[in-house]
Molecule: c-di-GMP-I riboswitch aptamer
Organism: Allolucifera butyrica
Parts: sequence; structure tokens; C1' cells
RNA sequence: GAUGAUAUUGGGCAAACUUGCCGAAAGGCAAGGGCGCAAAGCCAUGGGUCUAAGAGCCGUCAAGCUUACGAUUGCCAGGUUGCGACU
Repeated sequence: GAUGAUAUUGGGCAAACUUGCCGAAAGGCAAGGGCGCAAAGCCAUGGGUCUAAGAGCCGUCAAGCUUACGAUUGCCAGGUUGCGACU
């Protein structure tokens, strides 16, 4: 690479919520649990959204406002990998 035979999937992930842990928070991790998802696999590259420890402004104080180097891939896009069917 070709031919033959068998099969027509096997399954995967896991929302809300609960418990525990981490975190200033957003949120994350683990166990339980399933709302859903053909990429609801991965990447924070672009946009959006969330939080504001620290920093700046203001204030007697308290509070407040702004800001991501934090978070979100189950917000969208992009990149990349995979499964199935058909040609």
C1' cells in the first nucleotide's frame, strides 16, 4: 500500500447546587450532582465581560472613583488537536 472479514460506534465533558480547600475578590481545585455541549478538548492571541489586592485621585476618617500584571475557552473570534458519518 492492497485485499478479505467483522463491527456500525465506543463513548467524552459536566451547568446550577452541596461539601472541603486555595484566593482580597472575581474565580479555581477535588468529591458528589447533571443543566446542557459534536469540540462545553487545549491555547489568554484579538475583542467582550467580571474582580480591584496593589497603585493613583478624593476625603479628617469612613467610604467612593479609576486601573489588571488577576479571572473567564460553558461569551465571541482566531489558532491547534481529536472522535464519528459520507464522498